Context: one part of a larger RNA
RNA sequence: CUGGGCGUAAAGGGCGCGUAGGCGGUUGAUUAAGUUGGAUGUGAAAUCCCUGGGCUUAACCUAGGAACUGCAUACAAUACUGAUCGACUGGAGUGCGGUAGAGGGUAGUGGAAUUUCCGGUGUAGCGGUGAAAUGCGUAGAUAUCGGAAGGAACACCAGUGGCGAAGGCGGCUACCUGGACUGACACUGACGCUGAGGCGCGAGAGCGUGGGGAGCAAACAGGAUUAGAUACCCUGGUAGUCCACGCUGUAAACGAUGAGAACUAGAUGUUGGCAGGCUUGACCUGUUAGUAUCGAAGCUAACGCGAUAAGUUCUCCGCCUGGGGAGUACGGCCGCAAGGUUAAAACUC
Numbered sequence: 001c002u003g004g005g006c007g008u009a010a011a012g013g014g015c016g017c018g019u020a021g022g023c024g025g026u027u028g029a030u031u032a033a034g035u036u037g038g039a040u041g042u043g044a045a046a047u048c049c050c051u052g053g054g055c056u057u058a059a060c061c062u063a064g065g066a067a068c069u070g071c072a073u074a075c076a077a078u079a080c081u082g083a084u085c086g087a088c089u090g091g092a093g094u095g096c097g098g099u100a101g102a103g104g105g106u107a108g109u110g111g112a113a114u115u116u117c118c119g120g121u122g123u124a125g126c127g128g129u130g131a132a133a134u135g136c137g138u139a140g141a142u143a144u145c146g147g148a149a150g151g152a153a154c155a156c157c158a159g160u161g162g163c164g165a166a167g168g169c170g171g172c173u174a175c176c177u178g179g180a181c182u183g184a185c186a187c188u189g190a191c192g193c194u195g196a197g198g199c200g201c202g203a204g205a206g207c208g209u210g211g212g213g214a215g216c217a218a219a220c221a222g223g224a225u226u227a228g229a230u231a232c233c234c235u236g237g238u239a240g241u242c243c244a245c246g247c248u249g250u251a252a253a254c255g256a257u258g259a260g261a262a263c264u265a266g267a268u269g270u271u272g273g274c275a276g277g278c279u280u281g282a283c284c285u286g287u288u289a290g291u292a293u294c295g296a297a298g299c300u301a302a303c304g305c306g307a308u309a310a311g312u313u314c315u316c317c318g319c320c321u322g323g324g325g326a327g328u329a330c331g332g333c334c335g336c337a338a339g340g341u342u343a344a345a346a347c348u349c
Base pairs, nucleotide, nucleotide: 003321004320005319006318007303008302012317014201015200016199017198021194022193023192025088026087027086028085029084030083031082033081034080035077036076037075039073040072041071042070049065050064051063052062053061054060091191092188093187094186095185096183097182098181099180103177104176105175106174107173108172109171110154115149116148117147118146119145120144121143125136126135162169163168206247207246208245209244210243211242215241216240220236221235222234223233258316259315260314261313262312263311266294267293268292269291270290271289272288273287274286275285276284277283278281298305299304322349323348324347331342332341333340334339
């Protein structure tokens, strides 16, 4: 490079926005760049191939032909692609009316619980474990009642329920704000899809500065266990966990399944709309957008997938190419650092 692949064997980028590029609905006209046709010129000779000829054959030499699959020029064709002009509404979008929602941000606020402190009652234990001990307690603990402070998280509702591109999002109220779904009309008229680079978002841990610190808890200390116990268990406990601003940019960032579009049996549950029906209900039927379970055809090495495809096709991107060495070294770029990203080879099986 080609081919074949990417749920679990190697392989889908963590997720968006979007540049270049690639690809692109219906229809008319023009053009003739791609495309197609024959023509002309050229495509040196030798070589290769075919048919003859010459050395006694062959190799070799030699004549003719074919070929040189290419390029250029003018002419012609116009289905498809392109270009230009015009039209269309099915893709896409806008307006109007509704609906559901832990979607995001800011401010405020509520109750339960833990802890600490103050006061009352009260007395010898409490706590903890497999059993204990360390620990706390006569300087009055644990328990119990009243009060106060402070931080963090929001029981029930709660649901293969909802929302979000992903990460993720859950007390309540207000304000600001993104998206989705839906109804009937009107409008724009291909405005679309994908997306190398690029830009942005991105759990947790970690880092910087300043706050905060109830509970939990790496490190650490002690008590146990044990042959040992740098652990599992227990008593403590600091970073951290929380907030603001800035950085880091990684995860089994998973559906281990890229995005978009079209087509291809059904059945059942559930969420949000809409329509129809009557027996007006905690109802039935249809339809649409999700979310789940089973399953025909088909696919698959099997497991399984099966209209939310891993089926049948198209467009675009990313990625794989035996195991180890190694997601390492070196170099580049990024970072305060930790490190991230890009990414080999020798050698070895």
Source information:
Small-subunit ribosomal RNA, central domain from a metagenome, 349 nucleotides, folded computationally. The prediction has a mean pLDDT of 89. The RNAcentral record of the full RNA draws on SILVA.